Predicted 3D model of a 1389-nucleotide RNA (small-subunit ribosomal RNA) from a metagenome. Its Rfam family is "Bacterial small subunit ribosomal RNA". Rfam links the family to the GO terms structural constituent of ribosome and ribosome.
[in-house]
């Protein structure tokens, strides 16, 4: 000397770039403007300069203080750091001129005067610098239009607040700040307050208008712990600077000190939840330097995460009348499914290997050996989710039983679940697919496009009027609105075209479109708006009529209540469905005379009048608003509506005083009632009535705001005008205006309806509505004496709630009309005894089933055993019984015999048919058989009932948006939706009614077994009669008269055995009751299988304090016994009917003719008739119960059978309340057959015999049918439903209080700090003195004081919000208690 490093001095950057959305409703953002009111460092242009000096001070050195941070003191230097002179412009500045321009302030140009003001170098070929000045660029400042949240239950708000003068300040105007001054200023076009938020470009989403969003990416703000200041610098009031203060972490030697991830990356915390402590400055961009270069978690890049967009693969051909296996099956088969397997081919993606870019211009590559290329191998490594009841694409099985369970609405699930849960299919999407949140849409459901208020939620009760909003006819003008052109702008990114690059897409590049808005400039002037003028049609004035319960006053009249005094007069009056409280003999009601009082005005009187509504009614007067008609003379749009305001406003209520006659809440009594705080009566106080002040609400309704202007009539009625008729009037017609009513056309309407008085078709301005409840509630305001009015939510709950209209159904609505339904009658039941059913109680067991009418003499036409389903007890287990298969066997059945209660064993005896093939038995073994177990609410069938009622439908066509209606209803008639007539209907079809059985009458045919006159005799004969079987005839309102629509019909008559469907039977429409019945059958599911199945014996279905049903006998004389003595009809009979005869009191036997039946038996019908006893009584009535002794049936009459004979001889004297049949051969009485069945009938189902009463009538009770009507019913009144209590939850209000947060006013302390004042201390480069020390100054500073001034602190006040003891009342909750309040006339509208 160089070089590097590292401290310091100087400059420049640190205000970019990067994060973040807490504040903030603002000039904070957007858009357009404006700055004549400013700045701008680096950076480009031009003009002009860079001269002479000068004092210091880091670093360094020494001493020192402290844990630390970090300093304190003395000596030193240097610069491009710092100062002073000089000089300078179109710099500043003070004074003063001149042109020119601007809306104003004022600006531009261009001149004079005085006075201020710059510049250090560095290397040296360039160059990089400095400094004045003028301009430009690129950032900022500041002002102004206009535009975007919510809540009026925030209505007022402001004192630097609004303006001015003057001064500070600032880069710059300005209350920005100070002084004075003046009282402004801002608001219903939302002030101010509260909540809530960054704002655009742009995302989503919609067809759009429009809602809703502000992540990413880019402009612009605000912000860097939280407040609060400033400094420095072009530029900050500054994210990784400074002071201060709180708070909170850290070190600390307890003196003191440090910090600030909303920077990237990462921890922790909260949280349903968001990433790597990665690489690189290669590139692009910033800073700084002259560079080299440094720095740069901006940015490139890599990781991580299906977040999200986009592209790819998991393979492809072939491969059965279809494998395995699942899975359903109707058991046949179907599906998975060409799926697999197999047989061939291919290799993206991923693997393995080789090469290997672009991005970089000369170097430089972090992605990275990456993208990409070859190339190898091998179908190899790669498929989920959801979802299958409907909306919505996809079904079938098990399994479970209103349980697990789903569910987005409707809703599945309570034994056959396509809805829970699994397989199985199958359906939609796919590296994804569901869930959840959120916004758009669908939602014309907030409707500008685009809704609406008669009754669905919706017209202010009603009127004056104020802003506002709209607003006639013309003419000029303007030129805000409009319209049209051009200009700038609307940033890029987004989006849209059509292009181009990554092998395609996303993505990315470059063009052009839009960008619907703003501003200017220029033009048009029909509209609308301004401004100036005309008009008369809109509106108003005048003048002359006219009607009125228009409103206030003030007077006055009669009727009638009550009362009150007399007079008659006497015993009841009065109410009421009936009664009683009341009133009366101390005279009432009644009735006559007089008087007192208050209230209201009969008649007339009228879908008449008046008024804005509320409302207004004897009559007279004063006052006093309006409307309507004529005339057509004035004004000149002067007008409609009408948020706010402001009047008026039934009835009740309230305050004061007055007045009370009826009436009358409350109250009292009386009744009614299960109660009865009603409903009826009898009283009765407030009020009702006046004067004065409140109250402001009514279903204040036409549930219909106000104007205006348009659009078919027709018929009333009120008010006024004209015309025509008339001699004139009156009436009458016509006709115009106003006002009210009805009917109806277009048209509207969900419908109902409105329909020139519109709810039709416009216009204009106001009110209101947006699911039901909660609620017209709470709170908050206002109003009011109070009552209580106006205004008006939310939480929470539900899937509705509502209109109209249909069709039923029901009604303590209505009209028709029918049934033995009532009436009239007749027998009867309910009481007695007995039988039989059932309940109920018993029992092993008393077997199931029927349950109002329509279950109870029903299933059962007949329970001792059997039936027999129930109970003990014994037994069997392929079975008592069916079929098939195998195999084995000659057995087995039957007989005797033993043991048993028997079923059964057990032993003996027996030993099939067939030529075979089998066939029948037995036995083992499997499939399988049973099952009166369960389910009639899984079913078929078959049955009752309503009902033998007369209705129930359909097809065309018509009406209606549609249910749906029409026809079917109307008007007559009928048993009858029969029939007739009318009619938008015509026509059909189940049903009625006839065909169809019985008898009633006549012909006919035919005659055995029937019949028999004459005959004939004992088996001939006849067909006449009866009767039996066929077959016809007859009856049809056919015929007369009447009514009646010339009908259909209906009354009466004739004739006729029968007369108006002559009687009776069978037949039972469309449906109702989840009516019966799995116990007749049948049958699906489900349950038992050495038992719920099968046998056997014995009990039981027959039980007996008691209730109910239905018979039966009877209580007596129209009777009961005896005697005698007459007439039937339908049936039935061979394991059967049983004669004549005989026994026996009887039952019945013996016994066996006859008869398979018009032959024979059953079989004598019985009441009735004729006589006679009895003589009104618990009997000669009744015949139960009980005894005895017999008979038949049948293996067996003990529990449990029927008859007989004899003895007994109970209850009963005709039956409460209620309640049942029956209308003519019927009730009601007599017997007598049959079914079942061995026997056993009082029951059930036929038969004849005898044989009445009675019906005016359709009010009433029940059932039915048509027609209307009203409805909140529709599981249809056995319906629905309402309030208190009571229990449970829920979420909200009050709430003594009490804890946070905001936040307003006042006040107290006051940091850091600007700034202002002082600076006695401290520096002092400039200036004076002085030769020099040195002294003094001007300038600074430190300190000190003053104003503001965060945080803090105290008083007092809003605001909201959390939480609380009580207290409300709301809402929901399965079967809760009490009543019965709406819906029908809801039983009191």
């Nucleotide at each position: 000397g160089u070089a590097u490093a590292a401290a310091g001095u100087g400059g420049c950057g640190a205000a970019c770039g990067g994060g973040u959305g807490a504040g903030u409703a603002a000039c904070a953002c957007g858009u357009g403007g404006g700055c004549a009111a400013u700045c701008u460092g680096c950076c480009c242009u031009c003009c002009a300069c860079a001269u002479c000096g000068g004092g210091a001070u880091a670093a360094c050195c020494c001493u020192u203080g402290g844990a630390a941070a970090c300093g304190a003191g003395a000596g030193c230097u240097a610069a491009u750091a710092c100062c002073g002179g000089a000089u300078a412009c179109u710099c500043c500045g003070u004074c003063u001129g001149g042109a020119c321009c601007g809306c104003a302030u004022g600006g531009u140009c261009u001149g004079g005067u005085c006075g201020g003001g710059a510049a250090g170098g560095c290397u040296c070929a360039g160059a990089c610098g400095g400094u004045g000045g003028a301009g430009g660029a690129u950032g900022a400042g500041c002002c102004c239009g206009c535009g975007g949240c919510c809540c009026a239950u925030u209505a007022g708000c402001u004192u630097g607040u609004u303006g001015g003068u003057g001064a500070g300040g600032u880069a710059a105007c300005g209350g920005c700040u100070c002084a004075c001054c003046a009282a402004g200023g801002c608001a219903a076009c939302g002030a101010u307050g509260g909540g809530u938020a960054g704002c655009c470009g742009a995302g989503c989403u919609g067809a759009g208008a429009g809602g809703c969003u502000g992540a990413u990416c880019g402009g612009c703000c605000a912000u860097a712990c939280u407040g609060g200041g400033a400094c420095u610098g072009a530029g900050a009031c500054a994210c990784g600077g400074c002071c201060c203060a709180g708070a909170c972490u850290c070190c600390u030697a307890c003196g003191g000190g440090a910090g600030g991830c909303a920077g990237c990356a990462g921890u922790g915390g909260g949280g349903a939840a968001u990433c790597u402590u990665g690489c690189a400055c290669a590139a692009u961009g910033g800073g700084c330097g002259a560079a080299a270069g440094c720095c740069u978690g901006a940015c490139g890049c890599a990781g991580c995460a299906a977040c999200g967009c986009c592209g790819c693969g998991u393979g492809c051909g072939g491969g059965a009348c279809g494998a395995a296996g699942g899975c359903c099956u109707u058991c046949g088969g179907g599906u998975c499914g060409u799926a697999a397997a197999c047989c061939g081919c291919u290799u993206u993606c991923a693997g393995c290997a080789g090469g290997g870019a672009c991005g970089a211009a000369a170097a430089u590559g972090a992605c990275u050996g990456u993208a990409c290329c070859u190339g190898c191998a091998g179908a190899a490594g790669a498929a989920g989710c959801u979802c299958c009841g409907g909306c919505u694409a996809a079904c079938a099985a098990c399994g479970u039983g209103c349980c697990a369970g789903c569910a987005g609405c409707c809703g599945c699930g309570g034994u056959a679940a396509u809805a829970c849960g699994u397989a199985g299919g199958g359906a939609g999407c796919a590296a994804g697919c569901g869930u959840u949140a959120u916004c758009c849409g669908g939602a014309u459901u907030u409707a500008u496009u685009g809704g609406g208020c008669g009754u669905a939620a919706a017209g202010c009760g009603c009127g004056c009027g104020u802003a506002g909003g709209c607003g006639g006819c013309u003419u000029g003008u303007u030129a805000a609105g409009u319209c049209a052109g051009a200009u700038g702008u609307g940033a890029a990114a987004g989006c849209c075209g059509g292009g181009g690059g990554c092998u395609c897409a996303a993505c990315c590049c470059g063009c052009g479109g839009a960008u619907u808005g703003c501003a200017u400039c220029u033009g048009a002037a029909a509209c609308u708006g301004g401004c100036a003028g005309g008009c008369u049609u809109g509106a108003g004035u005048g003048u002359g009529g006219u009607a009125g319960a228009g409103g206030a006053a003030a007077g006055u009249g009669g009727a009638a209540u009550u009362c009150c005094a007399g007079g008659u007069g006497u015993a009841g009056c009065g109410g009421c469905g009936a009664a009683a409280u009341g009133c009366g003999c101390a005279g009432a009601u009644a009735u006559c005379u007089g008087g007192a009082g208050g209230a209201a005005c009969a008649c007339c009187a009228g879908u008449g009048g008046c008024g804005a509504a509320g409302g207004c009614g004897g009559c007279u007067u004063u006052c006093u608003g309006g409307g309507c008609c004529a005339c057509c003379a004035c004004u000149g749009a002067c007008g409609c509506u009408g948020a706010g305001g402001c009047g008026c406003g039934a009835a009740a209520g309230c305050u004061a005083g007055g007045g009370g006659a009826g009436c009358g809440a409350a109250c009292a009594g009386g009744a009614u009632u299960a109660g009865a705080u009603a409903c009826c009566c009898u009283g009765g106080u407030a009020g009702u009535c006046c004067u004065a002040g409140c109250c402001g609400u009514a279903a204040a309704c036409g549930a219909u705001g106000g104007g205006c202007a348009c659009u078919a009539g027709g018929u009333g009625u009120g008010g006024g005008g004209g015309a025509u008729c008339u001699u004139a009037g009156a009436c009458a017609u016509c006709u115009u205006c106003c006002g009210u009513g009805c009917c109806g056309a277009a048209g509207c309407u969900a419908a109902c309806g409105c329909a020139u008085u519109a709810a039709g078709u416009g216009c204009c301005c106001c009110g209101c509505c947006u699911g039901g409840g909660g609620a017209g509630u709470a709170c908050g305001g206002c109003c009011g004496c109070a009552a209580g009015g106006c205004u008006a939510a939310a939480a929470c709950u539900c899937a509705a709630a509502g209109g109209a209209a249909u069709u039923g159904a029901c009604g303590g609505g209505g009209g028709c009309c029918c049934g033995c339904a009532c009436a009239a009658g007749c027998a009867g039941c309910g009481g007695a005894g007995c039988a039989u059913g059932u309940g109920g109680c018993u029992u092993a067991a008393u077997u199931c089933g029927a349950a109002g009418c329509a279950a109870c003499g029903c299933g059962a036409a007949g329970a001792g055993c059997c039936u027999u389903g129930c109970c003990a007890a014994g037994a069997c287990u392929u079975g008592a019984c069916a079929u098939a298969u195998a195999c084995a066997g000659a057995a087995a059945a039957g007989c005797c015999g033993u043991a048993g209660a028997a079923a059964u064993a057990c032993g003996g005896u027996g030993u099939c048919c067939g030529a075979a093939a089998g066939g029948g038995c037995u036995g083992u073994a499997u499939a399988c058989a049973g099952g009166u177990g369960g389910u009639g609410c899984a079913u078929g069938g078959c049955u009752g009932u309503c009902g033998u009622c007369a209705g129930c439908u359909c097809g065309u066509g018509u009406c209606g948006u549609g249910a749906g209606a029409u026809g079917u209803u109307g008007g007559g008639u009928u048993a009858a939706g029969u029939c007739c007539c009318g009619c938008a209907a015509c026509g059909a079809g189940c049903g009625c009614a006839a065909c169809c059985c019985c008898g009633g009458u006549c012909c006919u045919a035919u005659g055995u077994u029937g019949c028999c006159a004459g005959c004939a005799u004992u088996u001939g004969g006849g067909g006449a009669c009866u009767c039996a079987u066929g077959g016809g005839a007859g009856a049809c309102u056919g015929c007369c008269g009447g009514c009646g629509u010339c009908a259909a019909g209906c009354c009466g008559g004739a004739g006729g055995a029968a007369g108006g469907u002559g009687g009776g039977g069978a037949u039972g429409a469309c449906g109702u009751c989840a009516a019966g019945u799995c116990a007749u059958c049948a049958u699906g599911c489900c349950c038992c299988u050495u038992a719920u199945g099968u046998c056997u014996u014995g009990g039981g279905c027959u039980g007996c304090a008691c209730a109910c049903g239905u018979g039966c006998u009877a209580c007596g004389a129209u009777g009961a016994c005896c005697a005698g003595u007459a007439c039937a009809a339908c049936g039935g009979g061979c394991u059967g009917c049983g004669a004549u005869g005989g026994a026996g009191c009887g039952a019945u036997c013996c016994g066996g003719a006859g008869c398979g039946a018009a032959u024979c038996c059953c079989u004598u019908a019985a009441a009735a008739c004729u006589g006679g006893u009895c003589c009104c009584a618990g009997u000669u009535c009744g015949g139960a119960u009980c005894g005895a002794a017999g008979g038949c049936u049948g293996c067996a009459g003990c529990u449990c059978g029927c008859c007989u004979u004899c003895g007994u001889g109970a209850a009963g004297u005709c039956g409460g309340a209620g309640u049942u049949g029956c209308u003519a051969g019927u009730a009601a009485u007599c017997g007598c057959g049959g079914a079942u069945c061995a026997g056993c009938a009082c029951g059930c189902c036929g038969c004849g015999g005898u044989g009445a009463a009675u019906a005016c009538g359709u009010u009433c009770c029940c059932g039915g049918g048509c027609c209307u009507u009203g409805u909140a019913c529709a599981c249809a009144c056995c319906g629905c439903c309402c309030g208190u209590c009571a229990c449970a939850c829920c979420a909200c209000c009050c709430g003594a209080g009490u804890u946070g947060u905001c936040u307003g006013c006042a006040c107290c302390c006051g940091a850091a700090g600007u700034c202002g004042c002082u600076g006695g201390c401290c520096c002092a480069a400039c200036c004076c003195c002085g030769c020099a020390a040195g002294g003094g100054g001007a300038g600074g500073g430190a300190g000190g004081c003053g104003c503001c001034g965060a945080a803090g602190g105290u008083g007092u006040g809003g605001a909201g919000a959390g939480u609380a003891a009580g207290g409300g009342g709301g809402g929901u909750g399965a079967a809760g208690u009490c009543g019965u309040a709406a819906c029908a006339a809801g039983g009191u509208a």